[in-house]
This record gives sequence, structure tokens and C1' cells, in this order.
RNA sequence: GACAAGGGCAAACCCGUCGCGAGGCGGGGACGCAAAGCCCAGGGACCUCACGUCGUGAGGUGGCCCGGCUACCCAG
Repeated sequence: GACAAGGGCAAACCCGUCGCGAGGCGGGGACGCAAAGCCCAGGGACCUCACGUCGUGAGGUGGCCCGGCUACCCAG
């Protein structure tokens, strides 16, 4: 970051399954993504559960943002 090439991932929703839950996993399916690859043991934010006066603890989201690491192509 190309009206390029080879490709890649997969939102919502549906089915199955795990979980108290947010949500995870598998299949289908594509809204989108130039890192929508990885990291929550880098910093925020949001969501769930428990206790609870303020709050604290334990989880979840990397497709919420910033950040870190790695990767294909090489026109301008």
C1' cells in the first nucleotide's frame, strides 16, 4: 500500500458441543480485514461471574484501541 499477482482469514446468523456466564471449539456461512497472524505474563477500554458500603477477586473479548513480535508481493 498497487483497480496488480498468488493467496489467506472469517462477522452476523444456523447446527452440534463445552461453560453459571461473558464466551470458546467444530461444521456451514461471508460482514468485512494489508497483518482480522501471535502476545491479556505491556498499557487502557468494554463484557461476565462471585463477594460486596466504596470496591475487590476470578474470568472473557487480540474482529475495541494503543503497543510488542513475526509474515506474502514489490508497481509507485

The RNA shown here (c-di-GMP-I riboswitch aptamer) has 76 nucleotides and comes from Kineococcus aurantiacus. Its Rfam family is "c-di-GMP-I riboswitch aptamer". From the family's description: GEMM was predicted in a large-scale screen for bacterial structured RNA regulatory elements. The RNAcentral record of the sequence draws on Rfam. NCBI's taxonomy places the organism under Bacteria, Bacillati, Actinomycetota, Actinomycetes, Kineococcus.